Context: one part of a larger RNA
Molecule: large-subunit ribosomal RNA, domain VI
Organism: Nitrososphaerota archaeon
RNA sequence: CGGUGGUGGCCUGAGGGGAAGUCCCCCCCAGUACGAGAGGAACAGGGGGACGCGGCCUCUGGUGUACCGGUUGUCCGAUAGGGCACAGCCGGGCAGCUAAGCCGCGCUGGAUAAGAGCUGAAAGCAUCUAAGCUCGAAGCCACUCCCGAGAAAAGGCCACCGUCCACGAGGCCUGACCGCCGAAAGGCGGUGGGCGCGUGGAGGAGGGCCGCCAUAGAAGAUGGCGUUGAUGGGGUGGGGGUGUAAGCCGCGAGCCCUUCGGGGCGAGUGGUUCAGCCCGCCACUCCCAACAGCCCAACGCG
Numbered sequence: 001c002g003g004u005g006g007u008g009g010c011c012u013g014a015g016g017g018g019a020a021g022u023c024c025c026c027c028c029c030a031g032u033a034c035g036a037g038a039g040g041a042a043c044a045g046g047g048g049g050a051c052g053c054g055g056c057c058u059c060u061g062g063u064g065u066a067c068c069g070g071u072u073g074u075c076c077g078a079u080a081g082g083g084c085a086c087a088g089c090c091g092g093g094c095a096g097c098u099a100a101g102c103c104g105c106g107c108u109g110g111a112u113a114a115g116a117g118c119u120g121a122a123a124g125c126a127u128c129u130a131a132g133c134u135c136g137a138a139g140c141c142a143c144u145c146c147c148g149a150g151a152a153a154a155g156g157c158c159a160c161c162g163u164c165c166a167c168g169a170g171g172c173c174u175g176a177c178c179g180c181c182g183a184a185a186g187g188c189g190g191u192g193g194g195c196g197c198g199u200g201g202a203g204g205a206g207g208g209c210c211g212c213c214a215u216a217g218a219a220g221a222u223g224g225c226g227u228u229g230a231u232g233g234g235g236u237g238g239g240g241g242u243g244u245a246a247g248c249c250g251c252g253a254g255c256c257c258u259u260c261g262g263g264g265c266g267a268g269u270g271g272u273u274c275a276g277c278c279c280g281c282c283a284c285u286c287c288c289a290a291c292a293g294c295c296c297a298a299c300g301c302g
Base pairs, nucleotide, nucleotide: 001150005161006160007159008158009157010156011155015147016146017145021051022050023049024048025047026046027045034039052105053104054103055102056101060099061098062097063096067092068091069090070089071088072085073084074083075082076081094280106143108142109141110140115135116134117133118132163202164201165200166199167198168197171195172194173193174192176191177190178189179188180187181186203299206296207295208294209293210226211225212224213223214222231289232288233287234285235284236283237282238281239279240278241277242276247272248271249270250269251268254265255264256263257262
């Protein structure tokens, strides 16, 4: 832009895509059918596995430069708390992401191929074929998964909107009155209504911008929220990670000083302390920020 008004939501499925499955082993059938024996099946049913595909993170792990702890060197005078050294190194580790982890990946029907047949002539027979008919594959089609109405034969359903005003030029239709002309028919001018035309404005279903965001994300897009609010942040609670903080009190190997009465230093350790620190998780709570607003928009035909 088109789909013959605009808008929101939900569908149909023409058509298209995939390989979404492929293979192996075992049990049973069954030491059965078959076969003199030796040997030795199949249909149906059940279990397991490999590869591939898709999804997921409860479990097992990986990662986890959010986080917690230990520790070395050095610097900030010391303590405390930190910086740098690959995240300094080391031990753990939630969410997320992830595989080596978990889950799923089929039954059937239809039309057929080679082939197996029925009936059956041409050709009194015969013949699966010429007419007609029945079967028959890991293959084809459908069922299943994904996209999908630009499917121009442009589809369907539901809901909402689809309203008014002003001005201008004067085109068409029309009623009545007044004035003038005319013998009349009628004509002209003024005033009125309707339709149509142009311009502008208001309203307007809904959408966009804007703001706060994430189950989304390269940008667009998508999804949620915007005070009639729990959308993000903060706070609180829960649930988790680490592993028992600092300070204070007690103990303390050993060392130093001493007027011999005692005093000081001290790695470490116990208590306070299931502490402290931390959290991309789950809730609650309007404390903070989602403010103020702006723009677009059908309004048509019969």